Predicted 3D model of a 71-nucleotide RNA (transfer RNA) from Carnegiea gigantea.
Its Rfam family is "tRNA". The family's RNA type in Rfam is transfer RNA. Gene Ontology term of the family: triplet codon-amino acid adaptor activity.
RNA sequence: GCACCGGUGGUCCAGUGGUAGAAUAGUACCCUUCCACAGUACAGACCUGGGUUCGAUUCCUGGCUGGUGCA
Numbered sequence: 001g002c003a004c005c006g007g008u009g010g011u012c013c014a015g016u017g018g019u020a021g022a023a024u025a026g027u028a029c030c031c032u033u034c035c036a037c038a039g040u041a042c043a044g045a046c047c048u049g050g051g052u053u054c055g056a057u058u059c060c061u062g063g064c065u066g067g068u069g070c071a
Base pairs, nucleotide, nucleotide: 001070002069003068004067005066006065007064010024011023013021018054026042027041028040029039047063048062049061050060051059
């Protein structure tokens, strides 16, 4: 320099054109003599600009950033 792939709660991983879910972590309650485990509930996120669309996390495109391969 070129090509390809990725970016989603604190962490990690799904997801699909109709407003996002699990695990883990956190908080509260419950249980226990206490702690831990188990159970219930709560809170917590779509990298960014533009376009298409009635509607974009999803499709297209510029940028940023990480990774892989080739040179």

Overview
Its mean pLDDT, the model's own confidence on a scale to 100, is 82. The sequence is in RNAcentral, with records from Rfam.